[in-house]
RNA sequence: CUCUUAUCAAGAGCGGAGGAGGGACGGCCCCGAUGAAUCCCGGCAACCGGACCUGAUGCGGUCACGGUGCCAACUGCCGCAGGGGAGGCAAUCUGCCCUGGGAGAUGAGAG
Numbered sequence: 001c002u003c004u005u006a007u008c009a010a011g012a013g014c015g016g017a018g019g020a021g022g023g024a025c026g027g028c029c030c031c032g033a034u035g036a037a038u039c040c041c042g043g044c045a046a047c048c049g050g051a052c053c054u055g056a057u058g059c060g061g062u063c064a065c066g067g068u069g070c071c072a073a074c075u076g077c078c079g080c081a082g083g084g085g086a087g088g089c090a091a092u093c094u095g096c097c098c099u100g101g102g103a104g105a106u107g108a109g110a111g
Stems, first nucleotide, its partner, number of pairs: 001111008013041001015040003021031003025079004042071003047067003050063004075103001080100005086094002
């Protein structure tokens, strides 16, 4: 980097260092010196391993010891397709809701 597969509406500090950026991309809309990124500590969760429970090598339960992950906003919203109903004389107009897909993120496995 590519492929397969599972998950993405819950949860997580009024700590220390650090100093201007950050929310993948584009458009929006946001967060940020009442301090961004990043590092440490802390925490959440329980995907993989492990331990224990269990008749069970479990599409079962518990723990959270090891490996990741995560800790503003639904993966902040939309980005492609279809559907629903609203406004409007009408439109190839405006805004709303739903479903699927794409893209992305994370775990596990394969090349």
SAM riboswitch aptamer (S box leader) from Desulfovibrio sp., 111 nucleotides, folded computationally.